[in-house]
Predicted 3D model of a 73-nucleotide RNA (transfer RNA) from bacterium 336/3. Its Rfam family is "tRNA". The family's RNA type in Rfam is transfer RNA.
RNA sequence: GGAAGAUGUAGCUUAAAGGAAAAGCACAAGUUUGCUAAGCUUGAGAUUGAGGUUCGAUUCCUCACUUUUUCCA
Numbered sequence: 001g002g003a004a005g006a007u008g009u010a011g012c013u014u015a016a017a018g019g020a021a022a023a024g025c026a027c028a029a030g031u032u033u034g035c036u037a038a039g040c041u042u043g044a045g046a047u048u049g050a051g052g053u054u055c056g057a058u059u060c061c062u063c064a065c066u067u068u069u070u071c072c073a
Base pairs, nucleotide, nucleotide: 001072002071003070004069005068006067008065011025012024013023014022019055027043028042029041030040031039048064049063050062051061052060
């Protein structure tokens, strides 16, 4: 350099697999405590980008991009 595959969702790690996004940790507030930590309650926060299919797309298709694996040279 070329070919093929996998991956991309919250700050991090993972669900959701066509009817519209959930949990754990982390973060903020409250409660508790003499103070902190732990516990409990509440809250904020995300689908890599652009098109296509569909009444409806995180989900299916195409292209691009990121990361990664294998093969060839």